Large-subunit ribosomal RNA, domain I from a Steroidobacteraceae bacterium, 505 nucleotides, folded computationally. NCBI's taxonomy places the organism under Bacteria, Pseudomonadati, Gammaproteobacteria, Steroidobacterales, Steroidobacteraceae.
Context: one part of a larger RNA
RNA sequence: CGCAUAUGGUGGAUGCCUUGGCGGUAGAAGGCGAUGAAGGACGUGGUAGCCUGCGAUAAGCGUCGGCGAGCUGGCAAACAAGCUUCGACCCGGCGAUUUCCGAAUGGGGAAACCCACAGCUUCGGCUGUACUGCAUGCUGAAUACAUAGGCAUGCAGAGCGAACCCGGUGAAUUGAAACAUCUCAGUAACCGGAGGAAAGAAAUCAACCGAGAUUCCCCUAGUAGUGGCGAGCGAACGGGGAACAGCCCAGUCGCGGUAAGUCGGCGAGUGCUAGUGGAACGGUCUGGAAAGUCCGGCCAUAGCGGGUGAUAGCCCCGUACACGAAAGCACGAACCGAUGACCGACAAAGAGUAGGGCGGGACACGUGUAAUCCUGCCUGAACAUCGGGGGACCAUCCUCGAAGGCUAAAUACUCUCUACCGACCGAUAGUGAACCAGUACCGUGAGGGAAAGGCGAAAAGAACCCCGGAGAGGGGAGUGAAAUAGAACCUGAAACCGUAUGCGU
Numbered sequence: 001c002g003c004a005u006a007u008g009g010u011g012g013a014u015g016c017c018u019u020g021g022c023g024g025u026a027g028a029a030g031g032c033g034a035u036g037a038a039g040g041a042c043g044u045g046g047u048a049g050c051c052u053g054c055g056a057u058a059a060g061c062g063u064c065g066g067c068g069a070g071c072u073g074g075c076a077a078a079c080a081a082g083c084u085u086c087g088a089c090c091c092g093g094c095g096a097u098u099u100c101c102g103a104a105u106g107g108g109g110a111a112a113c114c115c116a117c118a119g120c121u122u123c124g125g126c127u128g129u130a131c132u133g134c135a136u137g138c139u140g141a142a143u144a145c146a147u148a149g150g151c152a153u154g155c156a157g158a159g160c161g162a163a164c165c166c167g168g169u170g171a172a173u174u175g176a177a178a179c180a181u182c183u184c185a186g187u188a189a190c191c192g193g194a195g196g197a198a199a200g201a202a203a204u205c206a207a208c209c210g211a212g213a214u215u216c217c218c219c220u221a222g223u224a225g226u227g228g229c230g231a232g233c234g235a236a237c238g239g240g241g242a243a244c245a246g247c248c249c250a251g252u253c254g255c256g257g258u259a260a261g262u263c264g265g266c267g268a269g270u271g272c273u274a275g276u277g278g279a280a281c282g283g284u285c286u287g288g289a290a291a292g293u294c295c296g297g298c299c300a301u302a303g304c305g306g307g308u309g310a311u312a313g314c315c316c317c318g319u320a321c322a323c324g325a326a327a328g329c330a331c332g333a334a335c336c337g338a339u340g341a342c343c344g345a346c347a348a349a350g351a352g353u354a355g356g357g358c359g360g361g362a363c364a365c366g367u368g369u370a371a372u373c374c375u376g377c378c379u380g381a382a383c384a385u386c387g388g389g390g391g392a393c394c395a396u397c398c399u400c401g402a403a404g405g406c407u408a409a410a411u412a413c414u415c416u417c418u419a420c421c422g423a424c425c426g427a428u429a430g431u432g433a434a435c436c437a438g439u440a441c442c443g444u445g446a447g448g449g450a451a452a453g454g455c456g457a458a459a460a461g462a463a464c465c466c467c468g469g470a471g472a473g474g475g476g477a478g479u480g481a482a483a484u485a486g487a488a489c490c491u492g493a494a495a496c497c498g499u500a501u502g503c504g505u
Base pairs, nucleotide, nucleotide: 001504002503003502004501005500006499007498008497009496015490016454017453020425021424022422023421024420025419026418027417028416029414030413031160032159039101040100041099042055043054044053046079047078049075050074051073061095062094063093064092065091066090070083071082072081106115107114108113116129117128118127119126120125131157132156133155134154135153136152137151138150139149164195165193166192167191168190169189175182179228204211205210215242216241217240218239219238225233226232246406247405248404249350251346252345253344254343261339262338263337264336265335269331270330271329272328273327275323276322277321281296282295283294285292297314298313299303305317306316307315355379356378357377358376359375360374361373362372365391386401387400388399389398390397441448442447461489464476465475466474467473
C1' cells in the first nucleotide's frame, strides 16, 4: 500500500412528518380616501432587542353583548408588581383617542423636518389658512355702460388599489426557412377613464319566406373569402343552447288624478358580524405509554376531521341536528307617501349632421369591382310627399328611421372574507419566502435576491464528582423506553478519512 471482516469519524441523501404553498368549488364582497387613505417614520411595556398590538388616553380607554376562572400578546423563561365571580383575561358590535410623514392641502423641504400668519384662549393650547372646477354673493380696471380681474361662502375633485372593461399612444424579437408589403399584433409597454361589470332595444339582418335588443357557449368552419394569392389571416347568414325586459326625452292643450313600475319611509322576517346545547365503554394481555390484542357492551339525523405517550364512533375538541344578538350591516313581504301609463286634439320627431372630395384607419376583407363604419382637412343636403340600408352602380321591390338617453339576467375577473374539496407538493419539492423574506446580501440606481424545518410522550434539557485554562471537549453519576434521542440533537445512505484483526506484497 492492497483485499477482507469488524467498528468509528465526517457528511446530510433517504424514509416518515408538516406549521407553508398550489389548484379549485360554493357563497359573500367588489372598494379605501380631505371625517386625511394605501404605505411608512418615531414612539409606546417594570426589565436590552425584534415581531405583534396600539398612538402622548399609546400590548391600550368607554359602552353594549357573549363566555365563565383564571389573567398581565409572541420569541421567552425568570423576577417584580398587580387585576379577577362587584365577572377579570378572551371573543364580537358601536364609540373615544389616533404623534409625525404621506394626495398632504398655511409656506418651504434633502419624506417623517424647518418656518409662519389670523382668530379664539381657562395661557396648557385650539381652530383656520393649498390648488382646480361648479354655484352664489360682494367688489371692480384700462374705459362711460360693461368686461377682465380680485375677494368671500358652499359643494365637488385630487391619492391608492390584484385582475376583469373602455379609450388614447403603440413596438420589437419572431414567422415568411434571407427581406421590404405582410406576420408577431393593435399584442407587450405607457397614459387616461369607469363599474361591479361592460354592451343593449335596429337608419339590424334577411330574401320576396321571414326574423325581431344586448351578451355568452356549441355548430356553421378552418368553410366563404383575404393574402409578396407567400407565410399566414379568417368571417357571416343560418341552426342549437344559456338568459330574457323593455322603456324615456326632444310638447302643448283638455279630461283625469289612477294600474304596473320606480323612488323614499316604516318594517314582519331572513342572513352575516360573538356564541349555546349536543348521544354512547369497561376489563384482560403486551408495552415506557393502549387508541393495538382478546372478552363483553353501547350510541348513531353524530363512523367528516383533529388531538390524546402506537391505530379511539363511545377520553378531549368536535361532527349530525337543534338553538342564539343589546349593537351594527345586508336583503326584505305587507303598509304609507311621492312620481307615474292610458284617452282626445294639434304638433314634434336629434345639422355643420347624413352625404361628397383628399388622406388615413376599422371591418376576416392588404384599394381591390370594395359596399359598410370612424374622421384630420375642404365641403355640404332632405325634412316622413322625406331619409338610410340590402357588398361597385342604376331601377324595381323589401326593410329600417341616424345624427339624444336609461335598462336586470345569462358573460369576464379575484387584492379580499367564510366554508369545503384535491389519483396536487412535501423542505434542491410546493410561492422567491413552512424559519422575523422581498429579509440578509449585491448594485450609484432602476433593479437583482438567497440560504435556513424536525431532541423527547413529557425538559424529565444532565444535580453532584473527575480531567482541563474558572476553557473547549470529554469521562462517571443521574433522567428517560431509548442519550450511537444530549441540544452541531428523528432516521443517518454515498463520496471522503481512521482504528483493530487476518491475509498478501